[in-house]
RNA sequence: UGAAAAAGCUAAACCCUUCGUGAGAAGGGGACGGAAAGCGACGGGUCUUGAAAUUAAGACAGCCGGGCUGCCGAA
Numbered sequence: 001u002g003a004a005a006a007a008g009c010u011a012a013a014c015c016c017u018u019c020g021u022g023a024g025a026a027g028g029g030g031a032c033g034g035a036a037a038g039c040g041a042c043g044g045g046u047c048u049u050g051a052a053a054u055u056a057a058g059a060c061a062g063c064c065g066g067g068c069u070g071c072c073g074a075a
Stems, first nucleotide, its partner, number of pairs: 001073002009034002014029006032062001038068002042065003045060006
C1' cells in the first nucleotide's frame, strides 16, 4: 500500500427454530457484500425499555472516528 492474483476466512436481505418486554442475540439454511465485515462500546451516532426529569439500564463493531491484533500479495 490493496491495482492484478492465489490460498483460505467471513456472511446482508430473506426463511426456520430458540432466547429477550424490546432494540436485538444464538443455531441452521442462504449470499448482498467485506482486506480487518477479527477483537473491543473509548468519542460521536442510531435504536430499545423504563422513569419523569435531561436521567438510568441496555442494543448495534456490516454507521463514522480512534485503539489493539492479524492472513495473502505488491512496492